The prediction has a mean pLDDT of 84. Predicted 3D model of a 103-nucleotide RNA (SAM riboswitch aptamer (S box leader)).

RNA sequence: CGCUUAUAGAGAAAGGCAGAGGGAAUAGACCCGAUGAAGCCUUAGCAACCUGUCCCUUGACAAGGUGCUAAAUUCUACCCUACACGAUAGGGAAUGAUAAGCC
Numbered sequence: 001c002g003c004u005u006a007u008a009g010a011g012a013a014a015g016g017c018a019g020a021g022g023g024a025a026u027a028g029a030c031c032c033g034a035u036g037a038a039g040c041c042u043u044a045g046c047a048a049c050c051u052g053u054c055c056c057u058u059g060a061c062a063a064g065g066u067g068c069u070a071a072a073u074u075c076u077a078c079c080c081u082a083c084a085c086g087a088u089a090g091g092g093a094a095u096g097a098u099a100a101g102c103c
Base pairs, nucleotide, nucleotide: 002102003101004100005099006098007097013043014042015041016040017039021032022031023030026077027076028075029074044069045068046067049065050064051062052061053060054059078092079091080090081089082088
């Protein structure tokens, strides 16, 4: 990098360095940002995929390996349904993310 499976409207921030961008990519919208973005470091926290213990049916607890700590995966894009159309609402895909397994 690729394949398979699962998950996502929940949850959880301070400090230091740094100094203008950021919210994955394309387009549009809407937001965050000098009251300090990205990135790096420290500490803290959240969650419970793997893991461990108990029970071994469900599950409970812990937190070692990951992950995460603005907004639904920020929203829309493709398909379906409701509506005559549009707008709007709902559902499903697709894309991306994370985990576990495989090559």
Source information:
Rfam family: SAM riboswitch aptamer (S box leader). Rfam describes the family as follows. The SAM riboswitch is found upstream of a number of genes which code for proteins involved in methionine or cysteine biosynthesis in Gram-positive bacteria.